Model confidence (mean pLDDT): 87 of 100. The part of an RNA shown here (small-subunit ribosomal RNA, 5' domain) has 469 nucleotides and comes from an uncultured bacterium.
Context: one part of a larger RNA
This record gives sequence, structure tokens and C1' cells, in this order.
RNA sequence: GAACGAACGCUGGCGGCAGGCCUAACACAUGCAAGUCGAGCGCCCGCAAGGGAGCGGCGGACGGGUGAGUAACGCGUGGGAACGUACCCUUUGCUUCGGAAUAGCCUCGGGAAACUGGGAGUAAUACCGAAUGUGCCCUUUGGGGGAAAGAUUUAUCGGCAAAGGAUCGGCCCGCGUCGGAUUAGGUAGUUGGUGGGGUAACGGCCUACCAAGCCUACGAUCCGUAGCUGAUCUUAGAGGAUGAUCAGCCACACUGGGACUGAGACACGGCCCAGACUCCUACGGGAGGCAGCAGUGGGGAAUCUUGGACAAUGGGCGCAAGCCUGAUCCAGCCAUGCCGCGUGAGUGAAGAAGGCCUUAGGGUUGUAAAGCUCUUUUACCAGGGACGAUAAUGACGGUACCUGGAGAAUAAGCCCCGGCAAACUUCGUGCCAGCAGCCGCGGUAAUACGAAGGGGGCUAGUGUUGUUC
Repeated sequence: GAACGAACGCUGGCGGCAGGCCUAACACAUGCAAGUCGAGCGCCCGCAAGGGAGCGGCGGACGGGUGAGUAACGCGUGGGAACGUACCCUUUGCUUCGGAAUAGCCUCGGGAAACUGGGAGUAAUACCGAAUGUGCCCUUUGGGGGAAAGAUUUAUCGGCAAAGGAUCGGCCCGCGUCGGAUUAGGUAGUUGGUGGGGUAACGGCCUACCAAGCCUACGAUCCGUAGCUGAUCUUAGAGGAUGAUCAGCCACACUGGGACUGAGACACGGCCCAGACUCCUACGGGAGGCAGCAGUGGGGAAUCUUGGACAAUGGGCGCAAGCCUGAUCCAGCCAUGCCGCGUGAGUGAAGAAGGCCUUAGGGUUGUAAAGCUCUUUUACCAGGGACGAUAAUGACGGUACCUGGAGAAUAAGCCCCGGCAAACUUCGUGCCAGCAGCCGCGGUAAUACGAAGGGGGCUAGUGUUGUUC
């Protein structure tokens, strides 16, 4: 000098754009944040319109948050073969015949509640069987296995099998990826093989047996620290430092473990078990998980509203109308940052008053003020009034913007002035009070402390502190 997710002191007019718990991955009151489909089904309420719980389907694996853990194929980059992929696109073929249940409902109970048991009976695009099966899978090549679902307002929307595509993902490898040797040895499923199992898939992934390997001073193991990257800051560059916002990947969801369902999870607002904590209880037993958006307590130098709307973009469901969406778009708060604008302009004395200094002549503040002539950005008042979205639909918003009106009117501070380093005098104080980044000032003439006048710098900011280069 530059930079900052900054904080603190003093000060503070406006607008645009951005940013806003870096600390306790501490605990959370309350509300909202994932639903949707009657064109799958049987019911119930209702005159109807419409509404309701249940079965069923799709979605809840996305989107949103956080950075705890992780030094790792986690990430970055470049490759690879033994894989999966709902919805979407293309192509081919099929969509035949039956069956048994079950929820809701009714009834009888248990329980304080959460909830739950027995009985009767019912539907389906829920479940099961048979048929067919080019193709598909297995095969000892003889053979064996294996599918479907209908709805309708008659336009269509679906279902099954197979092949291909697209997209997304799982896996493997080369290279790169912090510090410590005051950490030198580490390793038994360990390293490899064979058989078997398991997976969508390769593989000690698992298992039995066999062999004794494997890593390591080119730093294994251990310890500490840390999410990684695109990027960001700085710098002439090389380099150094960082990883907020935005974007990609990863990991996590009270702590630990586990699987279920599913195309996909070992699943933030799903389930089970254990633990800590909080709450309810009739003491038998239950309920909960803000590292979603707001918000509260706590911690802290420090970080916002318990706002509006689905109008746009995007997502889920639905043939659609539409419903849902704290994603998102907006608004609110904060000089936190960057950028822009204003706080007036011209004229005006050999120069008012006042202040300060003075050698008492004067100098300086100073064209500064007043006065005169103008202007009206901003702010104020009044009128009009969007684009964004059009066939219709605007939260923002009567906002931006435009026009008119009155009137200099509504708007300046902070730090510094010994040298470094731009800027000087007087008074007070008297090694006191104090200053200070370094050198150093202050003990009676202090340009260094405090005040005033004057001056310098920056300016809606300015100075200090912290951190990085």
C1' cells in the first nucleotide's frame, strides 16, 4: 500500500447492487417448510355443488441446511471394465382366462393417552395362479425358468416383455493433495492362490483350505491439524495466504448401531434398538429431535423479520382444471462492503463583525459570511403510472419512472499537524496529568500532553484493533 463475512470509538442525507452466527455440529417455545391423484378402488356425509377417512399409485433418495467427521480414490485431473438406471425418447411384440384375501365400514372389547385385539363382510391399476411367450435368463444343448391392468367425458391416458438411446449413478486405476522422526518399524483377513458364498457389478467383500507374504527413510505406522475444488486476496511475476457469498463434488442430520421399502436410501422433517436430554401421564405407559424458513435462550467483540406471494423461474402429483412448494421471487433490518449522487451555483471588500495571533503598525480566519442574481439534484406536496405476462393471471407496488408546484430550502463529519509523513502558533500543565506504530516527548518559554485559533488528509464516512499478502 492492498484486502476483509469483520468488530469497536465518534459521526451519519439519499439511491443502486451485493453481503449478513467466522463463536456452542449448544439447547430449543410457537408457526410454517412434501405432497398429490376420484381419469386405479370400494365406501361415508350431502338435495346438489362439493367434502371426508381408508386401500392403491407416484413423489417424500430432489430441492433446502451444515462442515462435525474425513489426510481418504474424499477431492482434482486423466483413464478403465465387470455394472445399474424410475420418469423421458426410439423400435418390435403382447395386453388371454381365473382365484383367494384385506383396510375402510359394521359389531364386541382393552387403554388415561399413544394406540390396539377378536368376529362378520367388501373393492381395485393391491395380491396370487394358469395360459401364451418371437425375443429374454439358465443350461449337461436334452431341456428348464419367467409377464401384463385397466380407466374414460371415446379425444385419449395407461400396463407387460425385449432391444437401443439419453440422463444420472455405483466400482477400479495413474498422478497430485498440510505439519511432526523429540513417531521407525507396521500388518493375521494381514498379502496371494483355490473352492464356495454374496452383490447391479469386479474384488478378502465374506467364508473354508493352502502358501507366507504385504507396506516402509522416495517416510510405512502413529500423533496433530483440516471438508476438497472452480476460485478469492495479494503480487510486476514467481510465490504466499485463504476456501464466506456463487458453482461442482463429498460427508453429516440429537449420539451410536441396524436393516426395511424402493429404480434409487441404509433415508434431515421414514422405521427399529440402545444412550443422553426434554415433555405428557390415571405411574401401567407414551411423545420429541430447527446443521429447513423465521424466531427464543445461551455463548460471543460480533451477524437480520416469528414479513408477502406462488405473479415469474423451477420442482412434485394430476389427462386437465388445479393443489402443494420458507426452493424461488420479493419486501423488512444493518454505512457491512462496492458504486453513484447530494449537502448549492455565480457574484460579492485592499477585505464587515466576531475569534485567534501580534513587534500593537498590522496579520489571519477570508470571497469565507452578509448582500445581490440564479438553480432545484435529493428530500417534501400534487397528478399520471409501467416493463417484468399476457388469451388470462403481478407478491413486488401506486414501486421504478414521468409531469407540475413551493422553497437554499431537508442534509458534515472523522483523524492528524516532532521526524518517518502532508500540515504551527498561543495558552494551560510542569517527569505531574498524559502521549506513543518506531525513534521518543513531559522535570517552567513543550510545533510531541490538554484546550483554542489556524492548517493538512479523507469524506457519509473516518480512525483504531485484528488477520492475510

Its Rfam family is "Bacterial small subunit ribosomal RNA". Gene Ontology terms of the family: structural constituent of ribosome and ribosome.